Annotation
This is a predicted structure of a 115-nucleotide RNA (FMN riboswitch aptamer (RFN element)) from Alteracholeplasma palmae J233. RNAcentral records the identical sequence in 2 taxa. Its Rfam family is "FMN riboswitch aptamer (RFN element)". Its family is annotated with FMN binding in the Gene Ontology. Taxonomically the source falls in Acholeplasma palmae (Bacteria, Mycoplasmatota, Acholeplasmatales, Acholeplasma). The RNAcentral record of the sequence draws on Rfam and Ribocentre.

Order: sequence, then C1' cells, then structure tokens
RNA sequence: UAAUAACUUCGGGGCGGAGCGGAAUUCUCCACCGGCAGUAUAGUCUGCGAGCGUUAAGCAUGAACUAGUGAGAUUCUAGUACCGACAGUUAAAGUCUGGAUGUGAGAAGAAAAAU
Repeated sequence: UAAUAACUUCGGGGCGGAGCGGAAUUCUCCACCGGCAGUAUAGUCUGCGAGCGUUAAGCAUGAACUAGUGAGAUUCUAGUACCGACAGUUAAAGUCUGGAUGUGAGAAGAAAAAU
C1' cells in the first nucleotide's frame, strides 16, 4: 500500500374524492406510490434484494412504446400506456392489518488487530 474477516450507523413509498351496496381504503371512475447496483439521471433495460430452501446449491421472480435533443438516453424532455409477493378481511387490496422493533440488495463511517 492492497485485499479479506470482524465492528458501528443507515437502509420502501402510496387511498384523497365520488359511485353501487347490508357490507369495499379490496369492486367501478378519478387520484396516489416507485428498494439497491450498473449504464447519459431507469418501477417497465441488465443484474440484485424482499418469498421458498439444509439459508447452501438451487427454485420462483410483474410491467413500455412513440417522437425529440444529443457523440451517447428503452434512463432526459414531450406524449400515451403498463406493472406490483404471501396471509388476513362483513366484499376481491401495489396503497389497510399481519409476519416485520424482522429480513435485505447495498450505502456511509470508523478502526489498523491478524494474514
């Protein structure tokens, strides 16, 4: 000096209005939300996390197009779309309740022991 193990902290958002109804934040219309890394700035590209598992290997794993600018964008601008685990519920849930004061991709910091 570099890498690795160990340490500390951080690390997911959103139902407001109306309608029908005995009953819906679950249906219908409008509304609202968008984890981490990479890459020209990304919910919809590539990979990862959240679920299952002997927590290992592995399994599962949603959704985007058009035009413009540019050297470069499926990421920006404009327009129009689309997607969203499991269990529960007086009625079907991305937004309520629960597992969860959990887990976690990873981010930052501190330290300088061992090799």